[in-house]
RNA sequence: GGGCGAUUAGCGCAGCUGGUAGCGCAGCACGAUCACACCGUGAAGGUCGGGGGUUCAAAUCCCUCAUCGCCCA
Repeated sequence: GGGCGAUUAGCGCAGCUGGUAGCGCAGCACGAUCACACCGUGAAGGUCGGGGGUUCAAAUCCCUCAUCGCCCA
């Protein structure tokens, strides 16, 4: 330098054919316990890597940049 893949909550990951952004764990509050752990209930937490484009509407399609990984040279 070229090709492919990935980037979504603090962490690990889903998200189909464009139409309300989710799961598990962690953290927080409450319950339970003499107390702690386990457990149960509840609430909170998101510029969907950045920018631009298409569209009535974009995490999803297109372009570009960035970062990470793999392969080729």
A computed fold for a 73-nucleotide RNA from a Pseudomonadota bacterium, annotated as transfer RNA. The sequence was found in a public genome assembly. Taxonomically the source falls in Pseudomonadota (Bacteria, Pseudomonadati). Its Rfam family is "tRNA". Rfam classes the family as a transfer RNA. Its mean pLDDT, the model's own confidence on a scale to 100, is 83.